[in-house]
Molecule: transfer RNA
Organism: Acidobacteriota bacterium
RNA sequence: UGCGGAGUGGUGUAAUGGAAACAUACUCGGUUUUGACCCGAGAGAAUCUAGGUUCGACCCCUAGCUCCGCAG
Numbered sequence: 001u002g003c004g005g006a007g008u009g010g011u012g013u014a015a016u017g018g019a020a021a022c023a024u025a026c027u028c029g030g031u032u033u034u035g036a037c038c039c040g041a042g043a044g045a046a047u048c049u050a051g052g053u054u055c056g057a058c059c060c061c062u063a064g065c066u067c068c069g070c071a072g
Stems, first nucleotide, its partner, number of pairs: 001071007010024004018055001026042005048064005
């Protein structure tokens, strides 16, 4: 420098055009002599950035940023 892939709660992953779910962690309560386990409840992401397409975009298109891989 070129090509390909990835970027979504603290973390790991879903959502294949109708508006973001699950697990874990966290907080509170229950249980326990205390803690852990377990049970219940709660909070937390307008999805890397900027545009475009569309009635409607995490999803499609363009450019950029960061990371990973391959080639030179």